[in-house]
Context: one part of a larger RNA
Molecule: small-subunit ribosomal RNA, central domain
Organism: Abeliophyllum distichum
RNA sequence: UUGGGCGUAAAGCGUCUGUAGGUAGCUCUUUAAGUCCGCCGUCAAAUCCCAUGGCUCAACCUUGAACAAGCGAUAGAAACUACCAAGCUGGAGUACAGUAGGGGCAGAGGAAAUUUUUGGCAGAGUGGUAAAAUACGUAGAGAUCGGAAAGAACAACAACAACAAAAGAACACUGCUAGACCGAUACUAACACUGAUAGAUGAAAGCUAGGAGAGCAAAUAGGAUUAGAAACCCAAUAGUCCUAGCUGUAAAUGAUGGAUACUAGACGUUGUGCAUAUCAACCCAUGCAGUGCUGUAGCUAAUGCGUUAAGUAUCCCGCUUGAGGAGUACGUUCACAAGAAUAAAACUC
Numbered sequence: 001u002u003g004g005g006c007g008u009a010a011a012g013c014g015u016c017u018g019u020a021g022g023u024a025g026c027u028c029u030u031u032a033a034g035u036c037c038g039c040c041g042u043c044a045a046a047u048c049c050c051a052u053g054g055c056u057c058a059a060c061c062u063u064g065a066a067c068a069a070g071c072g073a074u075a076g077a078a079a080c081u082a083c084c085a086a087g088c089u090g091g092a093g094u095a096c097a098g099u100a101g102g103g104g105c106a107g108a109g110g111a112a113a114u115u116u117u118u119g120g121c122a123g124a125g126u127g128g129u130a131a132a133a134u135a136c137g138u139a140g141a142g143a144u145c146g147g148a149a150a151g152a153a154c155a156a157c158a159a160c161a162a163c164a165a166a167a168g169a170a171c172a173c174u175g176c177u178a179g180a181c182c183g184a185u186a187c188u189a190a191c192a193c194u195g196a197u198a199g200a201u202g203a204a205a206g207c208u209a210g211g212a213g214a215g216c217a218a219a220u221a222g223g224a225u226u227a228g229a230a231a232c233c234c235a236a237u238a239g240u241c242c243u244a245g246c247u248g249u250a251a252a253u254g255a256u257g258g259a260u261a262c263u264a265g266a267c268g269u270u271g272u273g274c275a276u277a278u279c280a281a282c283c284c285a286u287g288c289a290g291u292g293c294u295g296u297a298g299c300u301a302a303u304g305c306g307u308u309a310a311g312u313a314u315c316c317c318g319c320u321u322g323a324g325g326a327g328u329a330c331g332u333u334c335a336c337a338a339g340a341a342u343a344a345a346a347c348u349c
Stems, first nucleotide, its partner, number of pairs: 004320003007303002012317001014201004021194003025088003031082001033081002035077002038074001040072003050064002053061002091191001092188004096183001098181002103177005109171001110154001114150007125136002163168001206246006215240002220235001222233002257316006265294001267292007298305002322349003331342004
């Protein structure tokens, strides 16, 4: 539980694809299902409403007249919705020519740093902290100069910049591949939007099997501090990395679902086109698509939002209904497990 709402108060599914359903451009024809109108039938009595009448009044009772809606039949109307048939190009898409990009997958390559190892030089400390100690070091450490190996991550460029549905994604090269944008002409002819169920994808951590293991580092051992110390230090295992699967969650955030149209500007920036200028760049005017910042109207409880709306409208989906109990119990489904999804009530205030 509504004629209300969902950035921050309860509330937008993490994201996408898409079935049913809902909704949906312009012109014309048909039908008449919805819709509108006329007429007929029915809608028991009592009750209710209205007008009389009867009990002295009233309650009560009697008589009469109905109103409105529904259902059924029938004669019409044709604007709107729907249906039938035909057409149109503005929505949507296809073809063509270009462009930008850390979009995705695979392959081969690179240099710095770190650690280990090996050789030279050298000879007592190094490391760490607030201070220390554990630790490493005369079996030669640390420092320094060569050689070798390994794994992981890619400085500067780097930008409130570009890309991707989101998660995300950056050394540089090659191959394959997806999407986007601008442009100019053809073509299809509403093919569109949303989307319950469903499917796909989904950081980190975690799980299974097999590899790899430099650095970092839960757990853990040791050294300190302390009343106590998980915090600081020295080590170090899972893990972090790769391959094949599983898990399916995050403050998965823009805390803002998707689509379409309309509604002042100013200042940047990315891609691209046109005009102008010059052929080297600037400069000047402007279109489309992104991405920022400020701001008018309007909105908002305020904060703020403000053509990338939280403004004005339409369509579709999801969600919300006092706080706790509780995103819990029980049941069910999924999962190897950890757990995930769905999801109450008593009771208390």